A computed fold for a 473-nucleotide part of an RNA from Sphingomonadales bacterium EhC05, annotated as small-subunit ribosomal RNA, 5' domain.
The coordinates come from a structure-prediction model, not an experiment, and the mean pLDDT is 87.
Context: one part of a larger RNA
RNA sequence: GAACGAACGCUGGCGGCAUGCUUAACACAUGCAAGUCGAACGAGAUCUUCGGAUCUAGUGGCGCACGGGUGCGUAACGCGUGGGGAUCUACCAAGGGGUGCGGAAUAACUCAGAGAAAUUUGUGCUAAUACCGCAUAAUGUCGCAAGACCAAAGAUUUAUCGCCCUUUGAUGAACCCGCGUAAGAUUAGCUUGUUGGUGAGGUAAAGGCUCACCAAGGCGACGAUCUUUAGCUGGUCUGAGAGGAUGAUCAGCCACACUGGGACUGAGACACGGCCCAGACUCCUACGGGAGGCAGCAGUGGGGAAUAUUGGACAAUGGGCGAAAGCCUGAUCCAGCAAUGCCGCGUGAGUGAUGAAGGCCUUAGGGUUGUAAAGCUCUUUUACUAGGGAUGAUAAUGACAGUACCUAGAGAAUAAGCUCCGGCUAACUCCGUGCCAGCAGCCGCGGUAAUACGGAGGGAGCUAGCGUUGUUC
Numbered sequence: 001g002a003a004c005g006a007a008c009g010c011u012g013g014c015g016g017c018a019u020g021c022u023u024a025a026c027a028c029a030u031g032c033a034a035g036u037c038g039a040a041c042g043a044g045a046u047c048u049u050c051g052g053a054u055c056u057a058g059u060g061g062c063g064c065a066c067g068g069g070u071g072c073g074u075a076a077c078g079c080g081u082g083g084g085g086a087u088c089u090a091c092c093a094a095g096g097g098g099u100g101c102g103g104a105a106u107a108a109c110u111c112a113g114a115g116a117a118a119u120u121u122g123u124g125c126u127a128a129u130a131c132c133g134c135a136u137a138a139u140g141u142c143g144c145a146a147g148a149c150c151a152a153a154g155a156u157u158u159a160u161c162g163c164c165c166u167u168u169g170a171u172g173a174a175c176c177c178g179c180g181u182a183a184g185a186u187u188a189g190c191u192u193g194u195u196g197g198u199g200a201g202g203u204a205a206a207g208g209c210u211c212a213c214c215a216a217g218g219c220g221a222c223g224a225u226c227u228u229u230a231g232c233u234g235g236u237c238u239g240a241g242a243g244g245a246u247g248a249u250c251a252g253c254c255a256c257a258c259u260g261g262g263a264c265u266g267a268g269a270c271a272c273g274g275c276c277c278a279g280a281c282u283c284c285u286a287c288g289g290g291a292g293g294c295a296g297c298a299g300u301g302g303g304g305a306a307u308a309u310u311g312g313a314c315a316a317u318g319g320g321c322g323a324a325a326g327c328c329u330g331a332u333c334c335a336g337c338a339a340u341g342c343c344g345c346g347u348g349a350g351u352g353a354u355g356a357a358g359g360c361c362u363u364a365g366g367g368u369u370g371u372a373a374a375g376c377u378c379u380u381u382u383a384c385u386a387g388g389g390a391u392g393a394u395a396a397u398g399a400c401a402g403u404a405c406c407u408a409g410a411g412a413a414u415a416a417g418c419u420c421c422g423g424c425u426a427a428c429u430c431c432g433u434g435c436c437a438g439c440a441g442c443c444g445c446g447g448u449a450a451u452a453c454g455g456a457g458g459g460a461g462c463u464a465g466c467g468u469u470g471u472u473c
Stems, first nucleotide, its partner, number of pairs: 001473004006469005013345006019338002021303001026301003030298003035062003040059002043056005069256003078181007087173002092169008100134004109124001111122004140149003154161003182228003189219003194216008231253004235246004258279005281292004309335001311334003317331001318329004348378004358369004384409005392400001417462005422443003428457005438445002
């Protein structure tokens, strides 16, 4: 000098665009953040012009694995980059086929109970695109072949939407490898599923992934093992560059969801607002037993130098469901708060000498503040008042918002501070103080004439900021 997710002190007019718990992955009151489909199904309720319409607890389907948060863990194929073969992929696109015949239940509901509650037991009834059987069977699976084996679901407004098998694609995901990716040797040896083989199991899939047997290997000063620290990257800051530091916001990947473990469902999870077990904590209880998880958006307590509203809307973009109308969406778009940052604008312009008054200094003549003020002549950015009023939206639909913007009006009116003035370093005098009080980044000032302390006048610098502190280069 530059920079900052900054903080503190003094000060503070406006706008645009950004940014805003860096600390306790500490604990959380309250509300909301994932639903949707009646064009799959029975049933119930309401309305009815008796045509039908609407609503819904339940069964069923799809979604809830996305989106949003955080950085605990992780020094690792986690990430970055470049490759590989032994894989899966709901919805979507294209192609080829198929959609025949039957069956048994069950929730809801009824009745009877248990319990304080959460919840739950039994009896009886019923539907389906829920479940099951038979048939059909290749370009599918297994197999060298012969051959064996595997499916389906209907709905309605009659035009479609579905359903099943299969091939290819697209998208997404899993796995493996080369190279790169922090510090410590005051960590030198580490390893028994360990290293390899055979066989088997397991998986979507290669593989000690797991198991049985066999062999005794494997890694290491080119730093194994251990310890400490840390999410990685695109980037960001600085620098002429090389480099150094860093990884907030935005984007990609990873990991996590009170702590630890586990699987279920599913195309996909070992699942933030799912389940089970254990633990800590909090709450309810009739003491028998139950409920909970903000590292989602707001918000509270706590910690801290320090970080915002318990706001509006689905109008746009996007997502889920639905044939659609539409519903949901704290994603998102907006608004609110904060000079936290960057950028822009303003706080007036011209004229005005008796160089007014006052202040300060003075050699008492004067000098300076100073064209500064007053006065006169103008202007109206911003702010204020009134009127008009968008783009963002398409046939319709605008939270923002009567916002941005435009026009008119009145009136200099509504708007300047902060730090410094010994040298480095731009800017000097007086008074007070008297090694005191104090200053200070370094050198150093202060002990009676202090340009260095405190005040005043004057000056210098920056300016809605200025200065200090911290950190990086």